[in-house]
Context: one part of a larger RNA
């Protein structure tokens, strides 16, 4: 030095676990806000932080209900104290009261969580403070006032009502790339998608034929299956890409453009109260088990029982239907919400003839987009930026260029429930999901710590043990760090840098080799 063994040390893979996670399934619930939101500041405890809670009435107060021996939220003990068969500690719900500031922020300001006011009222010591309310802004309505300028009119005040801001994701509208594709690239793809912006609602949007269809007929809308990668469309490149007719969900129709006349005060809607059901929002009862060995510990064995509408889960010193908590099944709300019903009251206005009526700068057309699977093409159809412009049901529109004939419909007003999309949320259960370099970026002070002037960017990081029994005490040493003893435990090579503890790497000790 090297090889091999052993024995340590470093290091933190591997194993087992899971406190968090990820994808669904069923229901719920789909908003919150000027009664002050979402989200913060700052406070607030026998408390020095940091979460969690909660608001100067500040880990809480009332009040009605559940429950019952223990309780003062966690790190986190300790001090002091509350409670204990109920007059009700703690705790769970249901309703109330409290709610500092700041933020839509709303008395004016502002470098957010501060500054400075006005009025009106009230306290009071010093008569000049403190205290409590009001006081933004734009709309609708109504009222009152009232220039130039007579009458008004704008104005101006003052009252009531609304709005304002926040939110994952689905939905409508109104704007709208480009990277790519095309093996370049320019029409065309990508796409009416990212993306901005407005608005709604629990869904939205569509919707009751001037729709199809093909001479037979069907009879709103929206979903899904299929038709079908067809028909078509395309620098006929790349690509894009229907419909009808069949089968399912799921069903439902109405009014307005007016008078009359009968009938009757009833239909629908909406709100209002009441009464009953049913759900939610705390909960209640809930069945059966001993032994023998082993062991630190029995749920493991071993013999012998029970229960079971209850072997769904978790738990307890290893693996428990019969110890615990539950589970199956039964049952329960003083109070609030919510959905049905049925009635009360208001408010809308029903019904049935009968005569009329039946949507103009419209439809169409020209040029010019633009949506339709459809790129101007032989382009019907739908919308409209310019210019023009009808008929009036003896009429009009459609049926893919156009014209006959058929056939069908009734445009230029309006409303509609499901079936359909979503998921920030709450509960239940589920999983040939994942188990700490996985799985959310966050199983832990995580959107933290740290970066950056901002937007923004963003980690690392779990595990003693069945119980802390967390090593009293004695030695060295610096009244250290560390370590030896002893003690605890089944184990401490389980000792807090704490579960196993693989490799690289070091290091002792012994062989063998140079």
């Nucleotide at each position: 030095c090297g090889u091999a063994u052993a024995u340590g040390g470093u290091g933190g893979a591997u194993g087992c676990c899971u406190a968090g996670g990820c994808a669904g399934u069923c229901a719920g619930a789909g908003g919150c806000u000027a009664u002050g939101a979402a989200g913060g500041a700052c406070g607030u405890g026998c408390u020095a932080a940091u979460c969690u809670g909660c608001g100067a009435a500040a880990a809480g107060c009332g009040u009605c209900g559940g429950u019952u021996a223990g309780c003062u939220g966690a790190u986190a003990a300790g001090a002091a104290g509350c409670g204990u068969u109920a007059a009700u500690a703690c705790c769970c719900g249901g309703c109330g009261a409290u709610a500092u500031c700041c933020g839509a922020a709303u008395g004016g300001g502002g470098a957010a969580a501060c500054c400075c006011g006005a009025u009106a009222u009230a306290a009071u010591u010093u008569u000049a403070u403190u205290a409590u309310a009001u006081c933004a802004u734009u709309g609708u309505u109504a009222a009152a006032u009232g220039a130039a300028u007579a009458c008004a009119u704008a104005g101006u005040u003052u009252a009531a009502c609304a709005a304002a801001g926040c939110u994952a994701a689905c939905c409508a509208a109104g704007g709208g790339a480009a990277c790519u594709g095309a093996a370049a690239c320019a029409u065309c793809u990508a796409a009416g998608u990212a993306c901005c912006u407005u608005g709604a609602g629990g869904a939205a949007a569509a919707g009751a034929a001037a729709u199809c269809a093909a001479c037979c007929g069907a009879g709103a809308u929206u979903c899904c299956c299929u038709u079908a990668g067809u028909a078509g469309u395309g620098g006929c490149g790349a690509g894009c890409g229907a419909a009808a007719a069949g089968g399912g969900a799921a069903c439902a129709g109405c009014c307005c453009a007016a008078a009359g006349u009968u009938u009757a005060u009833c239909a629908u809607c909406a709100a209002u109260a009441u009464a009953a059901a049913u759900a939610u929002u705390a909960g209640a009862a809930a069945a059966a088990c001993g032994u023998u060995c082993u062991u630190g510990a029995a749920a493991g064995u071993u013999c012998g029982g029970c229960a079971a509408u209850a072997a769904a889960g978790g738990g307890u010193g290893a693996u428990a239907g019969c110890c615990c908590c539950g589970u199956a099944u039964u049952c329960g709300a003083a109070a609030a919400u919510a959905u049905u019903u049925a009635u009360u009251u208001u408010g809308u206005g029903a019904a049935a003839c009968u005569u009329a009526a039946a949507g103009a700068g419209u439809a169409a057309a020209a040029c010019g987009a633009g949506a339709c699977a459809c790129g101007u093409g032989u382009a019907a159809u739908c919308u409209u930026g310019u210019u023009u412009g009808a008929a009036g049901a003896u009429g009009g529109g459609g049926g893919g260029a156009c014209c006959a004939u058929c056939c069908u419909c009734c445009a230029a007003g309006g409303c509609u429930a499901a079936a359909u999309a979503c998921u920030c949320c709450u509960g239940a259960c589920u999983g040939a999901c994942c188990g700490a370099u996985a799985g959310u970026g966050a199983a832990c002070u995580a959107g933290u710590a740290c970066c950056g002037u901002g937007a923004g960017g963003g980690a690392a990081a779990g595990g003693c043990g069945a119980a802390a029994a967390g090593a009293a005490c004695c030695c060295c040493g610096g009244u250290u760090a560390g370590g030896g003893g002893a003690g605890u435990g089944a184990a401490a090579u389980a000792g807090a840098a704490c579960c196993u503890g693989a490799a690289a790497c070091c290091a002792u000790a012994u062989a063998c080799g140079u």
The part of an RNA shown here (large-subunit ribosomal RNA, domain I) has 514 nucleotides and comes from Sodalis endosymbiont of Tettigometra macrocephala. The RNAcentral record of the full RNA draws on ENA. Lineage of the source: Bacteria > Pseudomonadota > Gammaproteobacteria > Enterobacterales > Sodalis. Its Rfam family is "Bacterial large subunit ribosomal RNA". Gene Ontology terms of the family: ribosome and structural constituent of ribosome. Model confidence (mean pLDDT): 86 of 100.